[in-house]
RNA sequence: GAGUCGGCCAGGCAAUCGCCGUUCACGUUGUAGACGUGAGUGGAGGAAAGUCCGGGCUCCUUCGGACACGGCGCCAGGUAACGCCUGGAGGGCGCGAGCCCAUGGCAAGUGCAACAGAAAAUAUACCGCCUAAGCACCCUCGGGUGCCGGUAAGGUUGAAAUGGUGCGGUAAGAGCGCACCGCGCGGGUGGUAACACUCCGUGGCAAUGUAAACCCCGCCGGGAGCAAGACCAACUAGGGGAGUAUGCGACCUCGUUGUCGCACCGCCGGUCCCGAGCGGACUCCCGGGUAGGUCGCUAGAGGCAGCCGGCGACGGCUGUCCCAGAUGAAUGAUUGUCCUACGACAAAACCCGGCUUACGGCCGGCUC
RNA sequence: GGGCCGUUAGCUCAAUUGGCAGAGCAAGGGACUCUUAAUCCCUAGGUUGGAGGUUCGAUUCCUCCACGGCUCACCA
Numbered sequence: 001g002a003g004u005c006g007g008c009c010a011g012g013c014a015a016u017c018g019c020c021g022u023u024c025a026c027g028u029u030g031u032a033g034a035c036g037u038g039a040g041u042g043g044a045g046g047a048a049a050g051u052c053c054g055g056g057c058u059c060c061u062u063c064g065g066a067c068a069c070g071g072c073g074c075c076a077g078g079u080a081a082c083g084c085c086u087g088g089a090g091g092g093c094g095c096g097a098g099c100c101c102a103u104g105g106c107a108a109g110u111g112c113a114a115c116a117g118a119a120a121a122u123a124u125a126c127c128g129c130c131u132a133a134g135c136a137c138c139c140u141c142g143g144g145u146g147c148c149g150g151u152a153a154g155g156u157u158g159a160a161a162u163g164g165u166g167c168g169g170u171a172a173g174a175g176c177g178c179a180c181c182g183c184g185c186g187g188g189u190g191g192u193a194a195c196a197c198u199c200c201g202u203g204g205c206a207a208u209g210u211a212a213a214c215c216c217c218g219c220c221g222g223g224a225g226c227a228a229g230a231c232c233a234a235c236u237a238g239g240g241g242a243g244u245a246u247g248c249g250a251c252c253u254c255g256u257u258g259u260c261g262c263a264c265c266g267c268c269g270g271u272c273c274c275g276a277g278c279g280g281a282c283u284c285c286c287g288g289g290u291a292g293g294u295c296g297c298u299a300g301a302g303g304c305a306g307c308c309g310g311c312g313a314c315g316g317c318u319g320u321c322c323c324a325g326a327u328g329a330a331u332g333a334u335u336g337u338c339c340u341a342c343g344a345c346a347a348a349a350c351c352c353g354g355c356u357u358a359c360g361g362c363c364g365g366c367u368c
Numbered sequence: 369g370g371g372c373c374g375u376u377a378g379c380u381c382a383a384u385u386g387g388c389a390g391a392g393c394a395a396g397g398g399a400c401u402c403u404u405a406a407u408c409c410c411u412a413g414g415u416u417g418g419a420g421g422u423u424c425g426a427u428u429c430c431u432c433c434a435c436g437g438c439u440c441a442c443c444a
Stems, first nucleotide, its partner, number of pairs: 001368009011338007019043011045345001049356002052354005057225004061276001063275003066271002069221005074088005089103001090101004104216002109214002111210003126155002128151003134147005163181006182205001183203005188197003229295004239286006246263006252255001264280004302321008339343001369443002371438005378393004387424001395411005417433005
């Protein structure tokens, strides 16, 4: 100097004015409470963002199964859970530190592979090579020409052409045979496993690519979202129209809203599905009205420190701390001063765990 | 705040088992006409919003971004 990995900070201090929440005191008022004044105290983020995953919470009967639909996909572990994280395996990139991978199955089935090329998936004969066998003709009896053919070693095309090298073999060739390498299958050894092996046996090779193509296998998932939802008050209304629909039997204490059973209908915001449960009514259209207050609302899978277990993600124990809760929505402005001197990206809205994206600076390890 | 859609030529839209991105209008040139309009013929114009990935090959399949739209007629 270039690179790579990890951690930390997010301008500091002071003064004045102002905003949101909260505590205390005093005052006014008719208790509650409201308002005012004063004092104290807390007040955005590492991404608060995108809303891409997972969970808590709330409501829907959410209880089970089937089918459908969607998601995930090497192995083991962590976790409330995950598509996240950690450790490992295999593959790839880099001189290296290190980084990246949707990485189950095309030897279950089906589909697709444009153009070019002879041939594109049950391979194929355009050029080239061969003429041993068979047939016909010619002949100087060596052979030649044609037909029938043989051949994937060579050429051409393509993203991709049915193992590679060598020797043998042959008319020419070919795993046709053999040796080595590669590959598949079975076993053995090591490993929890993925997988690995200078291990043993076996198969002439059968098996091109594509599953972010249908699909198969395994696992997971009911839906909606705090504008969920609950309570209080006020107001509007118990409106009009249409459609479907409660029947049967039994029992007794004889109820005119009894109980039980069967059937029917309705209720799981995918299903003319099955079961369980609950209910006896449900659905649609038209018209009209409200949108105030309180709760949910922040103490939580919480932060910090120490010890212990674990390679690690993380877990356990002890101590300690309380750290925004608005609802037209609060963090700002001015002045002074300091610094590495105009300090980037950007600002909560139910809450957490991740991912992704945006972005300034400082420190440390490692590599070249 | 939550939820749901869209982006292809200047404008409006097409494009399906992934295989040369098209149409209408508009623009430019020519013909017709005394001239213009209409009509006819020809032509140009594309980072398929951007960046990656899968694939031989992507408007199409997947991921991440950007921009725009739907508000009491998406949700109280």
Background
This is a predicted complex of two RNAs, RNase P RNA and transfer RNA, with 444 nucleotides together. It holds a member of the Rfam family "Bacterial RNase P class A". It is annotated as a ribozyme. From the family's description: Ribonuclease P (RNase P) is a ubiquitous endoribonuclease, found in archaea, bacteria and eukarya as well as chloroplasts and mitochondria.